RNA sequence: CCGUGCUAGGCGGGGAGAUAGCGGUUCCCUGUACCGGUAAUCCGCUCUAGCCGGGCCGAACUCCCGCCCGAGGGGCGUUCGGGUUCGGGACAGGGCCUGCGCCUUUGGCGUUGAUCGCCAGGUCCCACGCAACGGAGGCUUGCGAACCGCGUCAGAUCCGGAAGGAAGCAGCGCUAAGCAACGUCACCCGGGUGCCGUGGGCAAGCCUGGCAGGAGCUGAUUGCGCGAGCACCGCCCGGGUUCGAUGCUUCGACGGCGGGUGCACGG
Repeated sequence: CCGUGCUAGGCGGGGAGAUAGCGGUUCCCUGUACCGGUAAUCCGCUCUAGCCGGGCCGAACUCCCGCCCGAGGGGCGUUCGGGUUCGGGACAGGGCCUGCGCCUUUGGCGUUGAUCGCCAGGUCCCACGCAACGGAGGCUUGCGAACCGCGUCAGAUCCGGAAGGAAGCAGCGCUAAGCAACGUCACCCGGGUGCCGUGGGCAAGCCUGGCAGGAGCUGAUUGCGCGAGCACCGCCCGGGUUCGAUGCUUCGACGGCGGGUGCACGG
C1' cells in the first nucleotide's frame, strides 16, 4: 500500500417554549435526512443521552475537533416611525353652542302714544300693631261615685214594754276628681298665617299708575365680523401596550477551509 472480516461511531441539526436542569413530544428555521410504537394537568432521565423493538452504513463524501460564513430565533435600549389606549394642557385650525354689532329677507306691537327721562306705589327685608288660627288657662253648660262623697232615705236590720230612736242598702237629688262642648273670654303663649294697618330700610331689575315728550320698539332669518365657552376631529406634553425600522448583544442550521481517529488475518 492492497484485500477480507470487525469495532468505536453514524443514519440530521438548530432556535423558541416548557423544566431545578437535560433529551423528546409541540411551534418555527434549515433542507431531504432508515422503519414501527410512544408522550402536555406529558414521556424518559440526572451529567449525558429521549425510551422500546427491528434494519442499514462503517474508519471516511459519511465519524470527531477547531476556524470562517451566516438562514433564522432570543434579550436589551433616555433611538426613530406607525397603530391603539389612558391622563393632562391648549380655544391659533375644523366642528358644536352662545352673546353683541352690521347686512339680507320676513312678521308683531306702537300717534287709542314707542324707546328714553322724572315721580309715586307694589314686588323684597326688618320692627310693632291688628285680625285669623292653634295651644294653655278661666268661665258657662252637660255628663259624672256598686261600697270606701253629701242630702233624703221606702223596704229590711238593730235598741226599746211602748212612744220613739240609731245606723243605713236600693231609688231620687246634688257634687268632687275627671270627661265633653258644633259654647264663650277683656288675660298668657306660638309661627313656612294675612289682596290688613303703621313706621323704617331698599343697588339694580320687573310690574302698575301719573307727568313731560313725540317715533320708535321687538321676534325670526341670510351672510360677515368681534367676543365668551365645549375637548368631538386635529394639535402639544407625559404614561401603558403593540407593530415595524435601527443599534448593541447572544444562540446558531446549511455551506466552506484545516486538522484528527482504530482492531484482527492474508498478500